[in-house]
Overview
Predicted 3D model of RNase P RNA and transfer RNA as a complex of 440 nucleotides. Rfam match: Bacterial RNase P class A. It is annotated as a ribozyme. About the family: Ribonuclease P (RNase P) is a ubiquitous endoribonuclease, found in archaea, bacteria and eukarya as well as chloroplasts and mitochondria.
RNA sequence: GAAGCCGGCCGGGUGGCCGCGGCGCGACCAGUCGCGUCGAGGAAAGUCCGGACUCCACAGGGCAGGACGCUGGAGAAAGUCCCAGGCGGGGUGACCCGCGGAAAGUGCCACAGAAAACAGACCGCCCGGCGCAGGCCGGGUAAGGGUGAAACGGUGAGGUAAGAGCUCACCAGCGCCCCGGGUGACCGGGUCGGCUCGGCAAACCCCGUCCGGAGCAAGGCCAAGCAGGAGGCAGGUGGCCCGCCCGCCCCUCGGGGAGCCUCCGGGUAGGCCGCACGAGGCGAGCGGCAACGCUCGCCCCAGAUGGAUGGCCACCGCCGCUCUCAAGGGCGGUACAGAAUCCGGCUUACAGGCCGGCUUCCAGA
RNA sequence: GCCCCAGUGGAGCAGCCAGGAGUGCUCAUCUCCCUGUCAAGGAGAAGGUCGCCGGUUCAAAUCCGGUCUGGGGCG
Numbered sequence: 001g002a003a004g005c006c007g008g009c010c011g012g013g014u015g016g017c018c019g020c021g022g023c024g025c026g027a028c029c030a031g032u033c034g035c036g037u038c039g040a041g042g043a044a045a046g047u048c049c050g051g052a053c054u055c056c057a058c059a060g061g062g063c064a065g066g067a068c069g070c071u072g073g074a075g076a077a078a079g080u081c082c083c084a085g086g087c088g089g090g091g092u093g094a095c096c097c098g099c100g101g102a103a104a105g106u107g108c109c110a111c112a113g114a115a116a117a118c119a120g121a122c123c124g125c126c127c128g129g130c131g132c133a134g135g136c137c138g139g140g141u142a143a144g145g146g147u148g149a150a151a152c153g154g155u156g157a158g159g160u161a162a163g164a165g166c167u168c169a170c171c172a173g174c175g176c177c178c179c180g181g182g183u184g185a186c187c188g189g190g191u192c193g194g195c196u197c198g199g200c201a202a203a204c205c206c207c208g209u210c211c212g213g214a215g216c217a218a219g220g221c222c223a224a225g226c227a228g229g230a231g232g233c234a235g236g237u238g239g240c241c242c243g244c245c246c247g248c249c250c251c252u253c254g255g256g257g258a259g260c261c262u263c264c265g266g267g268u269a270g271g272c273c274g275c276a277c278g279a280g281g282c283g284a285g286c287g288g289c290a291a292c293g294c295u296c297g298c299c300c301c302a303g304a305u306g307g308a309u310g311g312c313c314a315c316c317g318c319c320g321c322u323c324u325c326a327a328g329g330g331c332g333g334u335a336c337a338g339a340a341u342c343c344g345g346c347u348u349a350c351a352g353g354c355c356g357g358c359u360u361c362c363a364g365a
Numbered sequence: 366g367c368c369c370c371a372g373u374g375g376a377g378c379a380g381c382c383a384g385g386a387g388u389g390c391u392c393a394u395c396u397c398c399c400u401g402u403c404a405a406g407g408a409g410a411a412g413g414u415c416g417c418c419g420g421u422u423c424a425a426a427u428c429c430g431g432u433c434u435g436g437g438g439c440g
Base pairs, nucleotide, nucleotide: 001361002360003359004358005357006356007355008354009353010352012316013315014314015313016312017311018310020039021038022037023036024035025034026033027032028031041336045347046346048345049344050343051342052341053215054214055213056212065211066210067209068208069207070085071084072083073082086099087098088097089096090095100206101205105204106203107200108199109198122145123144124141125140126139127138128137129136130135153171154170155169156168157167158166172196174193175192177190178189179188180187181186219273220272221271222270228264229263230262231261232260233259238246239245280299281298282297283296284295285294286293287292317334318333319332320331321330322329323328366439367438368437369436370435371434372433375392376391377390378389379388385423394410395409396408397407398406416432417431418430419429420428
C1' cells in the first nucleotide's frame, strides 16, 4: 500500500424569536401569569421469545397442546442473549457456520434405474444342458457397465470355473469391554467382534427439560347519582293479648301499598393511585480466564391521557453535483423513525460518519 | 393491549394440512371454423418471480423463520 475478518460508537452544533408538557417556588381575581429546572430512541417499531407486577383459578400429579435440545458456567428468567470449552464442516488466515435420537417403531425417497433399503439382479462374467445357428433353459456371482441427489466399506495380495471380507495386511468407520486424562461434553491408548448397519425428525414420533390463565383498558381507591335491597318511623275499623297476619278501604282485571329517615349498593362515564428510585446510570477497588459478582463513592435521568417533546431564522459542520489555475462561490441533500406499566433479548428499518483489535499478500528499511 | 386470516396467468378459485415436472376449473384474451353479420357454439393457442427474502431437503406453491401488503376479531 492492497484485500479482508471481528468488535464498539455517533447519528448534527451554536445563538435568537415564538410555542408545548411535568415538577418546584412566588403572585393574585383559583386557573392563569412569572422565574427556575427537566423533557424520545438505537431502534421508542414488529409483538417473535423471556421476566417483574396485578387479578383470577389451584391439594398433589397427569393428559392434551406448545417451545427448546453438545458440555460446564453466568444471569431474575429466556429460544437464536453472554462467557469458557467439546465435536463436525468451510476458509491460506484473522474468523465463520452447525449441534439429542435414524443399530425404538411407523412413514416417505418423484423421474431415471435391475434394484431406493430384513435386500435384490438388467447388461455382463462363469459352469452345465439343448440347438446347425441367432439363441434358449437351469444354476452360480456381484469384480465391471449403466441410472440417480443417494447403490450396501477403500487399496493391494491370496483365492476361485467366474467371483465375493471368502481369507489376509494396511486404512476409514461402528459397537462391547478395559486403562489413563478431564467436573463434563469428550480425548488418547489397547483387546475383541461382526465385517460396514443409506438419507429425511424445520415428517409422525421417542428421550430429556420447561410452560396454569389473562393482561396496566391488569388491578385498586374516591365523591355524587340511578335501578334494587335491608331496617326504623308512619293511616282507620273488625277478629286477635302486643308484635304480626287476614279481610275491607284504593283500582277495569292481573295486581298494588302511597310518604320520610338511616345503611348497603354491581358496572359505565369522571377524578386519583398503579406511574417511574429502577434486575437504574457513572467511576474506583477486589475476586474470576471470562460472562459476571461483591464493596465503596457520586448522580436522579420524560411521564402525556386524544395524548407535550415543536416551528421559523442566522451562522457553522457533513455529503453530492457544478464553476474556477487556486482561494472560494452556486445549487441540492442531511436518514430510519418517534415513548404510553417497566425491564432483559431477538428481528426489521436507517443519509452519512468515527474508533479499536486482528489476518493475508506485496514493497521497503 | 391481546390475537387471527389471506396473497397462485388479466379476474375469481382449487392445489398446501400427507413435499415430487407449476397441475387443474370457470370467465376473459388471441387464431381458425360456423353465419349474410354479430352473439351463442365447435377446434386450437398464448399467458405464472405461486407477495418478497433466507433456511431445511436430492427436491419447496406446500415445511420452518423473517418481512411487506390487505382484511378481520376480542377487551